Predicted 3D model of a 74-nucleotide RNA (transfer RNA) from Frigidibacter sp. RF13. NCBI's taxonomy places the organism under Bacteria, Pseudomonadati, Pseudomonadota, Alphaproteobacteria, Albidovulum.

RNA sequence: GGCUAGGUAGCUCAGCUGGUUAGAGCGUGCGACUCAUAAUCGCAAGGUCGAGGGUUCGAGUCCCUCCCUCGCCA
Numbered sequence: 001g002g003c004u005a006g007g008u009a010g011c012u013c014a015g016c017u018g019g020u021u022a023g024a025g026c027g028u029g030c031g032a033c034u035c036a037u038a039a040u041c042g043c044a045a046g047g048u049c050g051a052g053g054g055u056u057c058g059a060g061u062c063c064c065u066c067c068c069u070c071g072c073c074a
Stems, first nucleotide, its partner, number of pairs: 001073003005069003010026004019057001028044005050066005
């Protein structure tokens, strides 16, 4: 440099044919339980959905450009 897959919460990842509220597990904080801790259970906080632009009534999802990461080829 070319090809492919990907970038969504602190981490690992879902997110259907574009549809009005963006989620899970782990972690964190608080609470319950316990003599206490761990485990377990409950609640909560935490997101410019990589950046910019476009299409659309409406974009995490479609299109364009750019940035970054894994893999393959050279």
About this RNA
Model confidence (mean pLDDT): 81 of 100. It matches the Rfam family "tRNA". About the family: Transfer RNA (tRNA) molecules are approximately 80 nucleotides in length.